[in-house]
RNA sequence: AGCGCAAAAGCCAAACCAAUUGUAAAAUUGGGACGGAAAGUCACGGAUCUUUUCGGCGCUGGUUUAUAAUCGCUUCGAUUCAAAGAUAGCCGGAUUGCCAUUU
Numbered sequence: 001a002g003c004g005c006a007a008a009a010g011c012c013a014a015a016c017c018a019a020u021u022g023u024a025a026a027a028u029u030g031g032g033a034c035g036g037a038a039a040g041u042c043a044c045g046g047a048u049c050u051u052u053u054c055g056g057c058g059c060u061g062g063u064u065u066a067u068a069a070u071c072g073c074u075u076c077g078a079u080u081c082a083a084a085g086a087u088a089g090c091c092g093g094a095u096u097g098c099c100a101u102u103u
Base pairs, nucleotide, nucleotide: 001102002101004099011036012035016031017030018029019028020027021026034089040095041094042093044092045091046090047087048086049085050084051083052082053078054077055076056075058073059072061071062070063069
């Protein structure tokens, strides 16, 4: 520097359940194992997701004398030349490292 067929020492722990934190995506801890040779670390690029924002539909919703206006709520959608986040077990990248093996 390359490589992961077999082995050994070990390691991590998806879904799900419980508790806690968060508006949420999710996270942490414990149980639990689907898997993993970086399933160690880092949100740098892409992607997906959340909240705010913006736009549309709706509402026997609130304010109003009121159709208007404005605010609220539900739902659908959109951009990053709006903002803040989540995922490193989505992919790429960066970086560190155990064992075996080849040069």